[in-house]
RNA sequence: AAUGAUAAAGGCAAACUUUCCGAAAGGAUAGGACGCAAAGCCGCGGGUCUAACAUUCUUAUGAAUUAUGACAGCCAGGUUGCCAAAU
Numbered sequence: 001a002a003u004g005a006u007a008a009a010g011g012c013a014a015a016c017u018u019u020c021c022g023a024a025a026g027g028a029u030a031g032g033a034c035g036c037a038a039a040g041c042c043g044c045g046g047g048u049c050u051a052a053c054a055u056u057c058u059u060a061u062g063a064a065u066u067a068u069g070a071c072a073g074c075c076a077g078g079u080u081g082c083c084a085a086a087u
Stems, first nucleotide, its partner, number of pairs: 002087001003084002011036002016031002019028003034073001040079003045075002047071003054065004
């Protein structure tokens, strides 16, 4: 340095539920654990979700398109970092 254990110390917390924020996606919070060796941090690339505003169509209801929104627990990348059996 690679690697990652039926190890140790500690860490995070899916679904679901409470309250709050948000148009929504989603976020925060408290509980709760499916999992996680970066499930720490960064929306720069791809991807996914949403569509308030805007634009177009529509008599209208409404529909379509579109991130300035969101996801780091989708992939890749950047960056920081705990532990140390075996190889």
The RNA shown here (c-di-GMP-I-GGC riboswitch aptamer) has 87 nucleotides and comes from Domibacillus iocasae. The coordinates come from a structure-prediction model, not an experiment, and the mean pLDDT is 87. Taxonomically the source falls in Domibacillus (Bacteria, Bacillati, Bacillota, Bacilli).